RNA sequence: UUUGUAAACGGCAAACUCAUCGAAAGGUGGGGACGCAAAACUACCAGUCUAAAGCAUGUUUGCCAUGAUAGUGGGGUUGCCAAGU
Numbered sequence: 001u002u003u004g005u006a007a008a009c010g011g012c013a014a015a016c017u018c019a020u021c022g023a024a025a026g027g028u029g030g031g032g033a034c035g036c037a038a039a040a041c042u043a044c045c046a047g048u049c050u051a052a053a054g055c056a057u058g059u060u061u062g063c064c065a066u067g068a069u070a071g072u073g074g075g076g077u078u079g080c081c082a083a084g085u
Stems, first nucleotide, its partner, number of pairs: 001084004011036002016031006034071001040077003044074003047069003054063003
């Protein structure tokens, strides 16, 4: 530096659930494992989700990210083992 895995040491933890924060999306902690070779960190780019406040409208609805998502993809940073160069 490239490729790869469940060989070895291990690691993370979906859905669901309990508590909690939040308008919501979603987050945090406990239980729990669908899976993951970066499912470690990072909101820089794209996508997706929510729409409180704000704007428009006036059966109410629409617009809107400064919010969220790293287990949507890409980028950046770091890292175990094995094999190759």